[in-house]
């Protein structure tokens, strides 16, 4: 230098052809129990790395750019 791939909730990850973002852990609240655990049920929690762009609409196309990961040179 050139090529892929990866970034989505406190973790670890889904997200199908562009159509209003979801699941398990965990975190709170409650119900169960004599107390803990487990168990049930609820609710908080997101500028989908960033910055244009195309679109009536973008996590999903597309440009640029940051990080970390492979590979070539």
């Nucleotide at each position: 230098g050139c090529g892929g791939g990866a970034a989505u909730a406190g973790c670890u990850c889904a997200g199908u052809c562009g159509g209003u973002a979801g699941a398990g852990c965990g975190u709170c609240a409650g119900c169960c129990u004599u107390c803990c655990a487990a168990g049930c049920u609820g609710a908080a929690g997101g500028u989908c790395g960033c910055g244009g762009g195309u679109u009536c609409g973008a996590g999903c196309c597309u440009c640029g750019u940051u990080u970390c990961c492979c590979g070539c040179u």
A computed fold for a 73-nucleotide RNA from a Bacteroidales bacterium, annotated as transfer RNA. It matches the Rfam family "tRNA".